[in-house]
Context: one part of a larger RNA
Molecule: large-subunit ribosomal RNA, domain II
Organism: Lentisphaeria bacterium
RNA sequence: GCCUGCGAGUUGCCGCGCCGCGGCGAGGUUAAGCCCUUGGCGGAGCCGAAGCGAAAGCGAGUGCGAACAGCGCGAUUUCCAGUCGCGCGCGGCAGACCCGAAGCUGGGUGAUCUAUCCAUGGCCAGGCUGAACCCCCGGUGAUGCGGGGCGGAGGGCCGAACCAGUUGAUGUUGAAAAAUCUUUGGAUGAGCUGUGGAUAGGGGUGAAAGGCCAAUCAAACCCAGUGAUAGCUGGUUCUCUCCGAAAUAGCUUUAGGGCUAGCCCCGGGCCAUUGGCGCGCGGGGGUAGAGCUACCGGCUGACCGAGGGUCCCCACCGGGAUGCCGACGUCAUCCGAACUCCGAAUACCGCGCGCACCUACCCCGGGAGUCAGACGGCGGGGGAUAAGCUCCGUCGUCAAAAGGGAAACAGCCCAGACCGCCGACUAAGGCCCCCAAUCGCCCGCUGAGUGGAUUGUAAGGAGGUGGGGCCGCGCAGACAGCCAGGAUGUUGGCUCAGAGGCAGCCAUCAUUUAAAGACCGCGUAAUAGCCCACUGGCCGAGUGGCCCCGCGCCGAAAAUGAUCGGGACUGAAGCGGGCAGCCGACGUCGCGGAGACGCGAUUGUGAUCGCGAUCUGGUAGGAGAGCGCCGCAUGCCGGCUGAAGGCGCGCCGCGAGGCGCGCUGGACGGCAUGCGGGUGACCAUGCAGGC
Numbered sequence: 001g002c003c004u005g006c007g008a009g010u011u012g013c014c015g016c017g018c019c020g021c022g023g024c025g026a027g028g029u030u031a032a033g034c035c036c037u038u039g040g041c042g043g044a045g046c047c048g049a050a051g052c053g054a055a056a057g058c059g060a061g062u063g064c065g066a067a068c069a070g071c072g073c074g075a076u077u078u079c080c081a082g083u084c085g086c087g088c089g090c091g092g093c094a095g096a097c098c099c100g101a102a103g104c105u106g107g108g109u110g111a112u113c114u115a116u117c118c119a120u121g122g123c124c125a126g127g128c129u130g131a132a133c134c135c136c137c138g139g140u141g142a143u144g145c146g147g148g149g150c151g152g153a154g155g156g157c158c159g160a161a162c163c164a165g166u167u168g169a170u171g172u173u174g175a176a177a178a179a180u181c182u183u184u185g186g187a188u189g190a191g192c193u194g195u196g197g198a199u200a201g202g203g204g205u206g207a208a209a210g211g212c213c214a215a216u217c218a219a220a221c222c223c224a225g226u227g228a229u230a231g232c233u234g235g236u237u238c239u240c241u242c243c244g245a246a247a248u249a250g251c252u253u254u255a256g257g258g259c260u261a262g263c264c265c266c267g268g269g270c271c272a273u274u275g276g277c278g279c280g281c282g283g284g285g286g287u288a289g290a291g292c293u294a295c296c297g298g299c300u301g302a303c304c305g306a307g308g309g310u311c312c313c314c315a316c317c318g319g320g321a322u323g324c325c326g327a328c329g330u331c332a333u334c335c336g337a338a339c340u341c342c343g344a345a346u347a348c349c350g351c352g353c354g355c356a357c358c359u360a361c362c363c364c365g366g367g368a369g370u371c372a373g374a375c376g377g378c379g380g381g382g383g384a385u386a387a388g389c390u391c392c393g394u395c396g397u398c399a400a401a402a403g404g405g406a407a408a409c410a411g412c413c414c415a416g417a418c419c420g421c422c423g424a425c426u427a428a429g430g431c432c433c434c435c436a437a438u439c440g441c442c443c444g445c446u447g448a449g450u451g452g453a454u455u456g457u458a459a460g461g462a463g464g465u466g467g468g469g470c471c472g473c474g475c476a477g478a479c480a481g482c483c484a485g486g487a488u489g490u491u492g493g494c495u496c497a498g499a500g501g502c503a504g505c506c507a508u509c510a511u512u513u514a515a516a517g518a519c520c521g522c523g524u525a526a527u528a529g530c531c532c533a534c535u536g537g538c539c540g541a542g543u544g545g546c547c548c549c550g551c552g553c554c555g556a557a558a559a560u561g562a563u564c565g566g567g568a569c570u571g572a573a574g575c576g577g578g579c580a581g582c583c584g585a586c587g588u589c590g591c592g593g594a595g596a597c598g599c600g601a602u603u604g605u606g607a608u609c610g611c612g613a614u615c616u617g618g619u620a621g622g623a624g625a626g627c628g629c630c631g632c633a634u635g636c637c638g639g640c641u642g643a644a645g646g647c648g649c650g651c652c653g654c655g656a657g658g659c660g661c662g663c664u665g666g667a668c669g670g671c672a673u674g675c676g677g678g679u680g681a682c683c684a685u686g687c688a689g690g691c
Base pairs, nucleotide, nucleotide: 001691002690003689004688005687006686011094012093013092014091015090016089017088019087020086021085022084023083024082027047028046029045033041034040035039051058052057061073062072063071064070097235098234100232104225105224106223107222108221109220115199116198117197118196119195120194121193122192123191124189126158127157128156129154134149135148136147137146138145162186163185164184168181169180170179201217203213204212205211238626239625240624241623242622243621248261249260250259251258252257262370263369264367265366266365267364268363269362274360275357276355277354278353279352280351281350282349283348289342290340291339296336297335298334300332301331302330303329307325308324309322310321311320312319313318373398374397375396376395377394378393379392380391381390382389403414404413405412418593419592420591421590423589424588425587429583430582431581432567433566434565438580440579441578442577443576444575445574451569460554461553464551465550466549467548468547469546470545471544472543473542481538482537483536484535485534487511488510489509492506493505494504517532521530522529594616595615596614597612598611599610600609601608602607627680629677630676631675632674633673634672635671636670637669638668645664646663647662648661649660650659651658652657
């Protein structure tokens, strides 16, 4: 890992309730207990037949109240039944669907490992160093002292055994659940070691690390309490049918858990213009927008100018100047979620009418699940007018929805899959090839492969190009080009070394003219020189400026190799407009089939048949109908002329499954109706076994 088997809502008691079945019925039923025990007795008690009131209490009434008023809740008249039991659903107490802790407590077992200690034994090759003491010699007044010898001290030195475990490598499903090799530390000591003994679990022991106490230690191990508890994770076994959620509110030592409500299911009641949609009418509102000498607050300019600043005159009083600031006011321009003189569209509420449906509304009872939501559009808050961000509102989709489109892609677009069909029509989206369908038709635009980066764009720049508008100049000759002129006072004045149109400052006149600036630029040290404005000529028809719109260009940088899905595409296979056709889905239609529901007919309350323009996606979840396994009871049936089981084939059933036949097998089985369950496995890192 696979296979086979095992493996999870059970049982007892108590309670609530719909439905089904049964008994009795204005009644129903007993409990403990007892007896003459397949049974009987037992009526205490409980529920119901009466309510109202907080209660005393009264009673078809009663409470409030002075009330023989009124009102509330009841009764009456019709309809109008309950209670006990069984089944079923659910709740409570119990392990209560199953497996799973780390843990807590009690009683025991451990110091053959290891820690420390006690008693008694054992062990430490060899070498080095050479303390004290003592002896001798020298020396001293005598000591101290010096030298030599002897001696053999030391948690002394080197280094085997022995003990340790420093470095590196190997090993890492190892040779080994801690080692091997290398290297290293101690090696007469706080040394190592044998044997026997002591200390025990909140306890020991500890040269102290929370170390060690039998491969286990921030509290050992074994058994028990024990099926501890687990608001957590995982798992929870056959089929089909009907309906089908929620991810919200309030409260919560609450936030990944609960409770109630909301939303779902089932049964019953109601069945009325209750509900749905449309139209009309009637409402309240203060949002969008807008507005503000209509308030509040903000804001810009002009005028006015109270008041102030600065300077000046002044002994004081007082006065003057001011291109300064500036309230109020006036005129004009704006802004505001918490401003409003105004004020929609929608939405919401009510009423009326209409339409479709035919109970969808509402009420009562029983069963749930849900309380992490996600994205998209629109309206907003937070953030940075960031986020696949976050928080509300509203609608949609996903969740719980398959199919077609978007290359791929829960949340986007189209569209809601009962089953079958090698038939038809369409939606979104498409129609050159991949790839189903027009390289369709007509008119424009783009030349950038723009198109062609979902997310990725801009400010800005440009004789790109198409369309529109406005204003100039122009056959009395424009625009461009070419030829010519472009002068005089004058080198204007000032400044300056110089300043002559052209460093700078001031002024910028006049004359002659067809025209010509006290000069647009280049240039010189300054002049000079070149050029422009302006004028004439040549030429001969358009030529400039500004604005708006369409499509394009630059601006434009990312990490492995590029690319629009690819190939490819340019009067398009790109973009805009118009037209026609086609393709395209599980949508729609056609044909066949099944079920639900409704209606009708037949019929024995069951069931069968027919019709329908209705319905049949589905997670959590509710409801219904069934299949299979084991056993019991009753009835029937099969089997050595071959039971069960096994293998295979065929047929039947929507399905769980069933039946038949053949082979195998060799003795027990089946059907019907009831009853009863240790009743269905692919998954729990499930358990056991086999391979």